[in-house]
The prediction has a mean pLDDT of 80. The RNA shown here (transfer RNA) has 72 nucleotides and comes from a Clostridiales bacterium. The sequence was found in a public genome assembly. Lineage of the source: Bacteria > Bacillati > Bacillota > Clostridia > Eubacteriales. Its Rfam family is "tRNA". The family's RNA type in Rfam is transfer RNA.
RNA sequence: GCUGAUGUGGCUCAGAGGUAGAGCACUUCCUUGGUAAGGAAGGGGUCGACGGUUCAAUUCCGUUCAUCAGCU
Numbered sequence: 001g002c003u004g005a006u007g008u009g010g011c012u013c014a015g016a017g018g019u020a021g022a023g024c025a026c027u028u029c030c031u032u033g034g035u036a037a038g039g040a041a042g043g044g045g046u047c048g049a050c051g052g053u054u055c056a057a058u059u060c061c062g063u064u065c066a067u068c069a070g071c072u
Stems, first nucleotide, its partner, number of pairs: 001071007010024004018055001026042005048064005
């Protein structure tokens, strides 16, 4: 230098056009003599960034940034 993959709550991941979910973690409560386990409720994400297409974009397209892998 070229090519490809990945980027979504604190962490690990799903979602593949109609306005974002799960598990774990966190907060409060219940249960226990206490802890753990269990149960109920709750908070938290401008979906890496910028632009384009569309009535509508996390999703499609382009550029760019970061990480990883391959080629030279």